[in-house]
RNA sequence: CAGAGUAGGACCUAAUGCGUUAAGUGCAGCGAGACGGGAUGUUGCUCGCUGACGAAGGGACCGGCAUCGGUUCCGCGAUGUUAGGCCGCAUCCGCUG
Numbered sequence: 001c002a003g004a005g006u007a008g009g010a011c012c013u014a015a016u017g018c019g020u021u022a023a024g025u026g027c028a029g030c031g032a033g034a035c036g037g038g039a040u041g042u043u044g045c046u047c048g049c050u051g052a053c054g055a056a057g058g059g060a061c062c063g064g065c066a067u068c069g070g071u072u073c074c075g076c077g078a079u080g081u082u083a084g085g086c087c088g089c090a091u092c093c094g095c096u097g
Stems, first nucleotide, its partner, number of pairs: 001097003009087001011085007018077003027051007037093005057074007
């Protein structure tokens, strides 16, 4: 001098679930936690609690007298999980050349 390497991370694809009787996601506040091999630290992330806001259903079939129930298909949800792809720490030290 050059390079690699992080995550309960972002994005994309696929599979499989959940919800559609509204949970989840997103937002705000508070608290906690993790965050290149080491130290410090920002942003961001995760979890818990509280608060406010807030949605898309439809078809076919089956049972039933029935306003009900069930199966399935197509949708919908800032939807969960898994796999793959891809991206991916600021300073110093360390590592590789």
A computed fold for a 97-nucleotide RNA from a mouse gut metagenome, annotated as THF (Tetrahydrofolate) riboswitch aptamer.
The coordinates come from a structure-prediction model, not an experiment, and the mean pLDDT is 75.
The RNAcentral record of the sequence draws on MGnify.
Its Rfam family is "THF (Tetrahydrofolate) riboswitch aptamer". Rfam 15.1 lists 747 matches to the family in 747 species.